[in-house]
Context: one part of a larger RNA
RNA sequence: GAACGCUGGCGGCGUGCUUAACACAUGCAAGUCGAACGAUGAAGCUCCAGCUUGCUGGGGUGGAAGAGUGGCGAACGGGUGAGUAACACGUGAGUAACCUGCCCCUCACUCUGGGAUAAGCGCUGGAAACGGCGUCUAAUACUGGAUAUGCAUCACGGCCGCAUGGUCAGUGAUGGGAAAGAUUUAUCGGUGGGGGAUGGACUCGCGGCCUAUCAGCUUGAUGGUGAGGUAAUGGCUCACCAUGGCGACGACGGGUAGCCGGCCUGAGAGGGUGACCGGCCACACUGGGACUGAGACACGGCCCAGACUCCUACGGGAGGCAGCAGUGGGGAAUAUUGCACAAUGGGCGCAAGCCUGAUGCAGCAACGCCGCGUGAGGGAUGACGGCCUUCGGGUUGUAAACCUCUUUUAGUAGGGAAGAAGCGAAAGUGACGGUACCUGCAGAAAAAGCACCGGCUAACUACGUGCCAGCAGCCGCGGUAAUACGUAGGGUGCAAGCGUUGUCC
Numbered sequence: 001g002a003a004c005g006c007u008g009g010c011g012g013c014g015u016g017c018u019u020a021a022c023a024c025a026u027g028c029a030a031g032u033c034g035a036a037c038g039a040u041g042a043a044g045c046u047c048c049a050g051c052u053u054g055c056u057g058g059g060g061u062g063g064a065a066g067a068g069u070g071g072c073g074a075a076c077g078g079g080u081g082a083g084u085a086a087c088a089c090g091u092g093a094g095u096a097a098c099c100u101g102c103c104c105c106u107c108a109c110u111c112u113g114g115g116a117u118a119a120g121c122g123c124u125g126g127a128a129a130c131g132g133c134g135u136c137u138a139a140u141a142c143u144g145g146a147u148a149u150g151c152a153u154c155a156c157g158g159c160c161g162c163a164u165g166g167u168c169a170g171u172g173a174u175g176g177g178a179a180a181g182a183u184u185u186a187u188c189g190g191u192g193g194g195g196g197a198u199g200g201a202c203u204c205g206c207g208g209c210c211u212a213u214c215a216g217c218u219u220g221a222u223g224g225u226g227a228g229g230u231a232a233u234g235g236c237u238c239a240c241c242a243u244g245g246c247g248a249c250g251a252c253g254g255g256u257a258g259c260c261g262g263c264c265u266g267a268g269a270g271g272g273u274g275a276c277c278g279g280c281c282a283c284a285c286u287g288g289g290a291c292u293g294a295g296a297c298a299c300g301g302c303c304c305a306g307a308c309u310c311c312u313a314c315g316g317g318a319g320g321c322a323g324c325a326g327u328g329g330g331g332a333a334u335a336u337u338g339c340a341c342a343a344u345g346g347g348c349g350c351a352a353g354c355c356u357g358a359u360g361c362a363g364c365a366a367c368g369c370c371g372c373g374u375g376a377g378g379g380a381u382g383a384c385g386g387c388c389u390u391c392g393g394g395u396u397g398u399a400a401a402c403c404u405c406u407u408u409u410a411g412u413a414g415g416g417a418a419g420a421a422g423c424g425a426a427a428g429u430g431a432c433g434g435u436a437c438c439u440g441c442a443g444a445a446a447a448a449g450c451a452c453c454g455g456c457u458a459a460c461u462a463c464g465u466g467c468c469a470g471c472a473g474c475c476g477c478g479g480u481a482a483u484a485c486g487u488a489g490g491g492u493g494c495a496a497g498c499g500u501u502g503u504c505c
Base pairs, nucleotide, nucleotide: 002501003500004499005498006497009372010371011370012369013368014367015365016364017330022328023327024326026325027324028323031072032071033070036069037068040065044061045060046059047058048057049056050055051054079283080282081281089207090206091205092204093203094202095201098200099199103196104195105194106193107192108191109190110189111145112144113143114142120135121134122133123132124131125130151175152174153173154172155171156170157168158167159166160165181188182187209255210254211253216246217245218244221243222242223241224240225239226238227237228236258280259279260278261277262273263272264271265270285306286305287304288303289302308319309318310317311316336362338361339360340359344358345356346355347354348353375405376404377403378402385396386395387394388393409446411441412440413439414438415437419432422429423428449494450493451492452491453490454475455474456473460489461488462487463486464485470477471476
């Protein structure tokens, strides 16, 4: 964040599975780079030859397109709230105990070799998923050597500090070591060092639930030495040693719960709450594990186990909507298997561009808030009808009719955006959308309900019923004149809503 009943004209802005972290058909949600690389090489253009003069063949140019190697991204963005009472969160400190791809600044470089392999080709296994063997080849893939201001470790010295220590383009010794090219020649890259920015990691003080019908808890437990491990401190792990550590200021156990900015309420103090939006955390069928990487123990990656579902040739395989839609189920209850990358933002790319269910929009729902309309003025012999009546009349009621006007919104016709900055040689390029908005036209024309009327509590009569049928938030109404039930007339209150139920103050 509502639901239900009756009713329902329009617009703007929001909001929309609170239940089964139940199971999911189908489509989409993460790609991109040919300016890293080899191979294949379409259309088009051009040249030559043949002739059945509009086709065929060959050469060159060209570079589409799908795989493959390689790079970056895929750790962001999006979802959910299961778990978690914890340094998870909030706030304030610390790291002299740390890391940080891309980005910015700065210093110095980018020398010289090598062997493979995918793709391809050939053979071949399997129902499939997926492979195997042989052989050929490239690179910004992999790798040997050189060089190195520096870097790392140790020692000395200067300076400083907060104990361990920090720092120095100070000195000395030792150590293992770097690089890659591409191009349209504008540039874009690569390596080492220092600094910054950003992001992260760790530690600590304080703060925020219930329960004592939970009173004792603890053996890596508390501390030390050494070692291992990590980016890094640390029982984080291990060996040995000591026997500690926590607890009525509530340990341990049990229950419940994501936390906060905020939101609701209240004069405040406080109480309740954590939907939407923003920050942090945790999770991704259930449990465990690591790999790659700057960053993960990784929602749309891998491995193992389990439950479930599906395919199978029975040998074996495939899957994970708590992404966006959508389906079944549960439920009082919660939407479209929509459009577009035009804008904002993100990934890749020199760029053009490609991708983007992020996002921008549209659709559905009175779910909420706000605005507007359903007409305005006049109009009494106070019509007709209804209801009541003491039968005189009263009331509905200026209400209607009728007259004079207006035309919001809806309708219709014409015009018609901003959002466009950018990109592109130019032409051009807007999903929303022919939308908003402007103008014309017609005509009061198409647009009012719901609850209540005994007191609390604004609003009363008649008939029906007769402790029946029923009403009811509390008090209480109803047994023959019911302002309390039902209907009608009238009235009161709100109004595209009105009531009821639930929940908080």